[in-house]
Context: one part of a larger RNA
RNA sequence: CCCGCAGUAAGACGGAAAGACCCUAGAUCCUUUACUUUAGUUUUAUAUUGAAAAGAUUAUUGCUUUUACGUAGAAUAAGUGGAAGUAAAAUAACAUUUACAUAAGUGAAAUACCACUUAAAACGAUAGUUUUUUCUAAUUUAUUUAUUCAAGACAGUAUAAAAUAGGAAGUUUACUUGGGACGAGUACCUCCUAAAAUGUAACGGAGGUGUACAAAAGAUAGACUGAAAAUUAUUUAAAAUUUAAAAGUGUAAUGGCAAUAAGUCUGUUUGACAGUAAGAUUGAUAAAUCACACUGAGACGUAAGUCGGUCAUAGUGAUCCGGUAAAAGUAAGUGGAAGCAUUACCGCUCAACAAAUAAAAGGAACUCUAGGGAUAACAGAUUCAUCAUGGUUAAGAGUCCUUAUCGAUGCCAUGGUUUGAUACCUCGAUGUCGACUCAUCUUAUCCUGGGCUUGGAGCAGAGCCCAAGGGUCUAGUUGUUCGCUAGUGAAGAAGGUACGUGAGUUGGGUUCAGAACGUCGUGAGACAGUUCGGUCCCUAUCUGCUGUGGG
Numbered sequence: 001c002c003c004g005c006a007g008u009a010a011g012a013c014g015g016a017a018a019g020a021c022c023c024u025a026g027a028u029c030c031u032u033u034a035c036u037u038u039a040g041u042u043u044u045a046u047a048u049u050g051a052a053a054a055g056a057u058u059a060u061u062g063c064u065u066u067u068a069c070g071u072a073g074a075a076u077a078a079g080u081g082g083a084a085g086u087a088a089a090a091u092a093a094c095a096u097u098u099a100c101a102u103a104a105g106u107g108a109a110a111u112a113c114c115a116c117u118u119a120a121a122a123c124g125a126u127a128g129u130u131u132u133u134u135c136u137a138a139u140u141u142a143u144u145u146a147u148u149c150a151a152g153a154c155a156g157u158a159u160a161a162a163a164u165a166g167g168a169a170g171u172u173u174a175c176u177u178g179g180g181a182c183g184a185g186u187a188c189c190u191c192c193u194a195a196a197a198u199g200u201a202a203c204g205g206a207g208g209u210g211u212a213c214a215a216a217a218g219a220u221a222g223a224c225u226g227a228a229a230a231u232u233a234u235u236u237a238a239a240a241u242u243u244a245a246a247a248g249u250g251u252a253a254u255g256g257c258a259a260u261a262a263g264u265c266u267g268u269u270u271g272a273c274a275g276u277a278a279g280a281u282u283g284a285u286a287a288a289u290c291a292c293a294c295u296g297a298g299a300c301g302u303a304a305g306u307c308g309g310u311c312a313u314a315g316u317g318a319u320c321c322g323g324u325a326a327a328a329g330u331a332a333g334u335g336g337a338a339g340c341a342u343u344a345c346c347g348c349u350c351a352a353c354a355a356a357u358a359a360a361a362g363g364a365a366c367u368c369u370a371g372g373g374a375u376a377a378c379a380g381a382u383u384c385a386u387c388a389u390g391g392u393u394a395a396g397a398g399u400c401c402u403u404a405u406c407g408a409u410g411c412c413a414u415g416g417u418u419u420g421a422u423a424c425c426u427c428g429a430u431g432u433c434g435a436c437u438c439a440u441c442u443u444a445u446c447c448u449g450g451g452c453u454u455g456g457a458g459c460a461g462a463g464c465c466c467a468a469g470g471g472u473c474u475a476g477u478u479g480u481u482c483g484c485u486a487g488u489g490a491a492g493a494a495g496g497u498a499c500g501u502g503a504g505u506u507g508g509g510u511u512c513a514g515a516a517c518g519u520c521g522u523g524a525g526a527c528a529g530u531u532c533g534g535u536c537c538c539u540a541u542c543u544g545c546u547g548u549g550g551g
Stems, first nucleotide, its partner, number of pairs: 001551008010543003014538002022372006028364004034171005040164009050135013064122005075111001078117005085100005139151002174186003183203001187209006210353001211250001212310002218269007228243005248257002251315001253313003273296004279290003285354001298307003321347006329340002379426001380424001381422003385419001387415006396406002433508001434506003438500001439497005446471003449466006473487005514532004518527003
């Protein structure tokens, strides 16, 4: 060097299962005060559906009956009008008698008698409603049939309208996002970022808007100049000089605006008009912006002229649908009409603001599917703010003396053990904390070894340099790493190795399905809260390593 055999499991990001965690899209179950329906239930009406009685009640009505109390007044005066008589007795009749009135009196009103009216009650009649009861002929009724019995105009059924209704169903429950969730945002205006035309992003930095104004804050003609500080002066006010556009402009910011102000005041007014519109700017489109000029009818001004809102830039919403007004359109055989069309206006925090519907919230650890390393958790990688280590500066401490020793402040490195940031390999799978076993490496050395300095007398130390050969513990508590405690020891160093090591072990913790407590939630359920329980597969092909044999 070649070929074996027996082993071992470090590697082949080993095998197995299109990752169950996470996200994206979807599904399925579940919940509810999500939306929209709906079974069922209940109520009422009508039909099937007929005959009676009694009561209650409402309305109308009556040659019916009764009642109506202030005080005063014979006294219980309902009101008004008429009224000089009325009623009874006996009589053939007249006459007569008695009582009540008239008169007087009281009182706002006077009484007998007649008529009418108001209010209340009783009674009667008619009609309606309703309650209860009775009937039998519809209808119903336990069964094999029939007749009884029983129930009975109820029930049942049908139709209509309501109420209730997660019992059931169909669905919705946005996007952006240095993973997602929570938070925040989503349209428009101003500035910076923006790199001296325009334009230009970010969950970059600052602010505003969802209007206001009609005796104007608009139009026009004319006129005017503000603000602040200092000095002089004064009881104040006023005034003078200097600086100078800051003041003011309805409102944010920016840019503008001074003798022609876009600022302030006064007079007159409504152009904050109707119809058309060349030509430009801007934008992917849709939209948005500026505007010469013409016609009509006006305002102001002596006139020339100016005026189609406001110093400019925010103050907003497509289409459909519906409504109002106007009027010269159309009018389904004809005439009308409805309807439609035209012009103007109105109705959306459609604010997720280019607006999916008129109309919509949640849970899933019982879960599932398609995908994603386009996107998180482990590990790696990059970075190194943080962390660890070193250097430099040297105020100061060290009696004096920066550097024996310690060292504020600032600066510069190295490392890649912490916490992060990023999201580059891996989601058709790279198994995660700790323990056990077995280790191997680094040195920034804890011990043992050798040196230098010392604020090293010695002993014991402190700091630094060299050095990795060997060594570097046992118990208690906790799942713990860590930590604390106890003890031994020369010392009980720090780290890397996918926070070494699960195709080597374990499975206490974390992190499925069961269950409970506390808390949160209406609920389904949830909780880096707690608690009990909970399947760890692989016969080694290759590489590596160990032992051994042959050539």
RNAcentral holds the full RNA, with entries from ENA and SILVA. Predicted 3D model of a 551-nucleotide part of an RNA (large-subunit ribosomal RNA, domain V) from Paralemanea sp. The source organism's lineage runs through Eukaryota, Rhodophyta, Florideophyceae, Nemaliophycidae and Paralemanea. The prediction has a mean pLDDT of 81. A source record names the gene rnl. Its Rfam family is "Bacterial large subunit ribosomal RNA".